[in-house]
RNA sequence: UACACCCGCGCGGGAGAGACCACCCCGGUGGCGCCGAAGGGGCAAAUCCUCCCCGGAACCUCUCAGGCAAAAGGACCGCGUGGGCAGG
Numbered sequence: 001u002a003c004a005c006c007c008g009c010g011c012g013g014g015a016g017a018g019a020c021c022a023c024c025c026c027g028g029u030g031g032c033g034c035c036g037a038a039g040g041g042g043c044a045a046a047u048c049c050u051c052c053c054c055g056g057a058a059c060c061u062c063u064c065a066g067g068c069a070a071a072a073g074g075a076c077c078g079c080g081u082g083g084g085c086a087g088g
Base pairs, nucleotide, nucleotide: 001087005084006083007082008081009080010079011078012077013076018032020031021030022029023028024027033068034067035066039064040062041061042060047055
């Protein structure tokens, strides 16, 4: 010490699914029905000379959690910024 990579922060964008029913202190609780893009769980192929075992991702899948007016949250994307690792 640039790019790339990893982590954090700030700003912007950001989907889906009942403003259902009941109760009550209007924000919740419970019931049923649904959603998948916080998190969490599960799995294939490729993968070494051969075989076996282990490992083996996700926006796929399960809906535990979360969510189904608004707000909040939100994978991911863009911009900015702080730090870290390797190499030179």

Model confidence (mean pLDDT): 76 of 100. Glycine riboswitch aptamer from Actinoplanes nipponensis, 88 nucleotides, folded computationally. The model forms 90% of the base pairs in the Rfam consensus. It matches the Rfam family "Glycine riboswitch aptamer". Rfam describes the family as follows. This family represents the bacterial glycine riboswitch.